[in-house]
RNAcentral holds the sequence, with entries from MGnify. The RNA shown here (Glycine riboswitch aptamer) has 86 nucleotides and comes from a marine sediment metagenome. It matches the Rfam family "Glycine riboswitch aptamer". Rfam's curators write: This family represents the bacterial glycine riboswitch. Its mean pLDDT, the model's own confidence on a scale to 100, is 80.
RNA sequence: CUGUGGGAGAGAACGGCAACGGGUAACCGUGAUGCCGUCGCCGAAGGCGCAACCCGCCCGGAAUCGCUCAGGCAAAAGGACCACAG
Numbered sequence: 001c002u003g004u005g006g007g008a009g010a011g012a013a014c015g016g017c018a019a020c021g022g023g024u025a026a027c028c029g030u031g032a033u034g035c036c037g038u039c040g041c042c043g044a045a046g047g048c049g050c051a052a053c054c055c056g057c058c059c060g061g062a063a064u065c066g067c068u069c070a071g072g073c074a075a076a077a078g079g080a081c082c083a084c085a086g
Base pairs, nucleotide, nucleotide: 001086002085003084004083005082006081011039013038014037015036016035017034018033019030020029021028022027040073041072042071046069047067048066049065053061054060
């Protein structure tokens, strides 16, 4: 590095517009569709920060700690890290 398996946390949030279905219409419903806005939250892609720690020391490296820019908050996907094989 590759393959297989395991792998957490947090709103299926709210509002509007569109879309779809019912209806003569007004209107009603849909959500796990698209866009915009509003807060609330998570922390285990990445990024950043401190620096525990590694090193005899220096240089250097550097977290599962912190921040949340990004990312994520039903499922799916992703996923630090662990195990096995090459």